[in-house]
RNA sequence: CUCAUCCAGAGGGGCAGAGGGACACGGCCCGGUGAAGCCCCGGCAACCAUCGAGCGACGCACUCGUCCGCGUGCGCGCAGAACUGGUGCCAAGUCCGUCCCCACGAGGCGUGCGGGAAAGAUGAG
Numbered sequence: 001c002u003c004a005u006c007c008a009g010a011g012g013g014g015c016a017g018a019g020g021g022a023c024a025c026g027g028c029c030c031g032g033u034g035a036a037g038c039c040c041c042g043g044c045a046a047c048c049a050u051c052g053a054g055c056g057a058c059g060c061a062c063u064c065g066u067c068c069g070c071g072u073g074c075g076c077g078c079a080g081a082a083c084u085g086g087u088g089c090c091a092a093g094u095c096c097g098u099c100c101c102c103a104c105g106a107g108g109c110g111u112g113c114g115g116g117a118a119a120g121a122u123g124a125g
Stems, first nucleotide, its partner, number of pairs: 001125006011041005019030003024098004042090003047086003050081002054078003058075005064069001094119001099116003102112004
């Protein structure tokens, strides 16, 4: 830099000691019934690897062939598994808003399991 995903899911212990929820501002939360950080164990998930008697108006190759097609292998797409490996994650939607649009209420204000953008996170390349 590109692509995909981000309303689901999953916590205990030890050390430690006051902060934390990415940044700024605002809000709202979590926190001495111990925050951040580090370690151990456990779990979630299914991005990558992996697996395989699933599905397919798909692609390629090959056998047969009456030129319509059958079959086999590989690939691709979809669905699936979770024993093992590489990450990741385990309060609240990425905690919410900030910019643009839409709807409603009465007009630069508010509300909205409305839509998008930006930024960010994670994975793969």

The RNA shown here (SAM riboswitch aptamer (S box leader)) has 125 nucleotides and comes from a soil metagenome. The prediction has a mean pLDDT of 81.